The RNA shown here (FMN riboswitch aptamer (RFN element)) has 133 nucleotides and comes from a mouse gut metagenome. The sequence is in RNAcentral, with records from MGnify. Its Rfam family is "FMN riboswitch aptamer (RFN element)". A reference for the family is Serganov et al. (2009), "Coenzyme recognition and gene regulation by a flavin mononucleotide riboswitch", Nature. Gene Ontology term of the family: FMN binding. Its mean pLDDT, the model's own confidence on a scale to 100, is 84.
C1' cells in the first nucleotide's frame, strides 16, 4: 500500500409539590476515537450546527463553529494515577419552570428552558479489529 469483511455513545434509581414532572425541587447517574504516565476537562480529530462551491435534491469537498480542572501526593515523567473539591454537555420536539408586558378572574401573550426522554439516527464518522492479493 490495494480490495473486502465486522464492529464502532452512556446515562434520572430513589424522593418532593401536583390532576399531571426522567423536563420543577431535593438526589442519582452518563463519558466517542488517536496522541501523551492510564484522560469527559491537556493536544488533535470525529459527530452535530451554519456557510462557499459541485448537475445548490440526494452526495461530494472546502471553510466556520463546537462545552468543561483546580488542590494535595507518588514518581524520572501525570491538568491522565491515588487523596479531596470542582466544571461541562450539538440541532429539532415537549415541557406544570423562569422573565417581561397585558388583563385583573380562572387566565392570555413573548422569549428562555433536557447531558440522561422524544427524533433526524435501522443514519453517518473519527477510528479498532480481522481476512486477503
Nucleotide at each position: 500500500u490495494g480490495u473486502c469483511u465486522u464492529c464502532a455513545g452512556g446515562g434520572c434509581a430513589g424522593g418532593g409539590u401536583g390532576a399531571a414532572a426522567a423536563u420543577c425541587c431535593c438526589g442519582a447517574u452518563c463519558g466517542g476515537c488517536g496522541g501523551u504516565a492510564a484522560a469527559g476537562u491537556c493536544c488533535g480529530c470525529g459527530a452535530c450546527u451554519g456557510g462557499u462551491c459541485g448537475a445548490c435534491a440526494a452526495c461530494g469537498a472546502c471553510c466556520a463553529c463546537u462545552g468543561a480542572c483546580c488542590c494535595g501526593g507518588c514518581g524520572a515523567a501525570a491538568c491522565u494515577c491515588c487523596g479531596g473539591g470542582a466544571c461541562c454537555g450539538a440541532c429539532a420536539g415537549u415541557g406544570a419552570c423562569a422573565u417581561a408586558c397585558c388583563u385583573c378572574u380562572u387566565g392570555g401573550u413573548a422569549u428562555g428552558a433536557a447531558g440522561u426522554c422524544u427524533g433526524g439516527a435501522u443514519g453517518g464518522a473519527a477510528g479498532a479489529a480481522g481476512a486477503u492479493g